[in-house]
Context: one part of a larger RNA
Molecule: large-subunit ribosomal RNA, domain VI
Organism: Patescibacteria group bacterium
């Protein structure tokens, strides 16, 4: 653009994918076998790769953040503080992202077969799994399972509206190049800012006071930060505008 309004919730023709291998124990040192070896069947337990999802643990990252320090320069000086040296280097580290971490997954049987083994049985009085018929049989094949899916143009069903509905704008992330998708838009907690914390960082400054001093105590688990999480209209989401409005009609 169509699917002859919207909007929500479905069906499910099709279509991808995944069904993966190992190793120990019991059965049982049992069947078998002189002996040496050593099971079929079935039953449990790990566990390796691989996939998907996610940050509660372990841990990386963490150029928000703490701290601590080397040089120089600058705030008149001193105390403190600030640029610049790869984030100057040098110890940590919330979120977010990731693994090497955490959870979970491959399960369960059916159908139709392969090789293979049959049943009954002529041709061909016998035999013969075949000619006719009729079975079991596999990690494979169709489904069982996950995921997409009405443009499945044969463009579908339901449910509810019909002055219904959408969009542009704004604020924004559980989204993301752009779109798009999701909240939210004062009847508001969307995002900022403000108070409060989880959580990092490790006892700020300034004063006292011990020491000639470095320096050390004590105010103090301080100060600062807080992308998390709580609550608050104080900022901004104001105002406005466009499209649509068609239950069946008209040549």
């Nucleotide at each position: 653009c169509g699917u002859a309004g919207a909007a929500a919730u479905u069906u499910g023709a099709g279509a991808a994918g995944u069904c993966a291998c190992u190793u120990c124990c019991c059965u049982a040192g049992u069947a078998c076998g002189a002996g040496a070896g050593g099971a079929c069947c079935g039953g449990g337990a790990a566990g390796u790769a691989u996939g998907a999802a996610c940050c509660u643990c372990u841990g990386g990252u963490g150029u928000a953040c703490c701290a601590g320090u080397u040089g120089u320069c600058c705030u008149a000086c001193c105390a403190g503080g600030g640029c610049c040296a790869u984030u100057g280097c040098u110890g940590g580290g919330u979120a977010g992202c990731c693994a090497u971490g955490u959870u979970c997954a491959g399960u369960u049987u059916g159908g139709a077969u392969a090789a293979g083994c049959g049943c009954u049985g002529a041709a061909g009085g016998c035999a013969u799994a075949u000619a006719a018929g009729c079975g079991c049989g596999a990690a494979g094949c169709c489904g069982u399972c996950u995921u997409c899916a009405a443009g499945a143009u044969u463009a579908g069903a339901u449910u509810u509206c019909a002055u219904a509905g959408g969009a542009u704008c704004g604020u924004c992330a559980g989204a993301g190049a752009c779109u798009a998708u999701g909240a939210c838009g004062u009847u508001g907690a969307u995002a900022g800012g403000c108070u409060c914390u989880a959580u990092g960082u490790g006892u700020a400054a300034g004063c006292a006071c011990a020491g000639u001093a470095a320096u050390g105590u004590g105010u103090u688990g301080a100060g600062c930060a807080g992308a998390g999480g709580a609550g608050u209209a104080c900022u901004a989401a104001u105002a406005a505008u466009c499209c649509a409005u068609u239950u069946u009609a008209u040549u």